Overview:
This is a predicted structure of a 72-nucleotide RNA (transfer RNA) from a Muribaculaceae bacterium.
RNA sequence: GCCUGUGUAGCUCAGGGGUAGAGCACUUCCUUGGUAAGGAAGAGGUCACGAGUUCAAAUCUCGUCACCGGCU
Repeated sequence: GCCUGUGUAGCUCAGGGGUAGAGCACUUCCUUGGUAAGGAAGAGGUCACGAGUUCAAAUCUCGUCACCGGCU
């Protein structure tokens, strides 16, 4: 330099046009003599960034950036 893939909650990941989710973690409460485990509720997201297509984009297209891998 070229090619592919990935980028979504604090962490690990799902979601592939129509209200952004799960597990773990965090906060409050219940349960216990106390702890662990368990249960209920809650908070937490410019969906990497910019542009385009569309009535509507996390999702499709293009570019940029970062990272992983391959080729040279």
Lineage of the source: Bacteria > Pseudomonadati > Bacteroidota > Bacteroidia > Muribaculaceae.